The RNA shown here (Glycine riboswitch aptamer) has 105 nucleotides and comes from uncultured Tateyamaria sp. Its Rfam family is "Glycine riboswitch aptamer". Its family is annotated with glycine biosynthetic process in the Gene Ontology. The coordinates come from a structure-prediction model, not an experiment, and the mean pLDDT is 79. Lineage of the source: Bacteria > Pseudomonadati > Alphaproteobacteria > Roseobacteraceae > Tateyamaria.

RNA sequence: AUGUGAUCAUCUGGAGAGUGGUUGGACGUCACGCGCCCGGCCCACCGAAGGAGAAAGCGCCGCAUGCGGCGUCAAGCUCUCAGGUCUCGCGACAGAUGGGGACGG
Numbered sequence: 001a002u003g004u005g006a007u008c009a010u011c012u013g014g015a016g017a018g019u020g021g022u023u024g025g026a027c028g029u030c031a032c033g034c035g036c037c038c039g040g041c042c043c044a045c046c047g048a049a050g051g052a053g054a055a056a057g058c059g060c061c062g063c064a065u066g067c068g069g070c071g072u073c074a075a076g077c078u079c080u081c082a083g084g085u086c087u088c089g090c091g092a093c094a095g096a097u098g099g100g101g102a103c104g105g
Base pairs, nucleotide, nucleotide: 003103004102008098009097010096011095012094013093018043020042021041022040023039024038025037027035028034044085045084046083050081051079052078053077057072058071059070060069061068062067063066
């Protein structure tokens, strides 16, 4: 040099679950009703922002033939704190482009 390639940036794709009940306010309406938007509370649900949890097995250590401790497994699993439940939006993750700490040579 070639190569691997972290964080990061841009673009594209990207699921799930109530368009629930009740109530307050703004707007539209002459007004009521109604519509729509933004909040509060309650119930039901989703998991792919984030977060939390942990089995066997395996490895190491200590006592000692069995026990204990630590690490890994570990996540797209589980929980649902947070977040979300028409569209919009968020969105793990994937692809493309750029860029390159670091490794390597």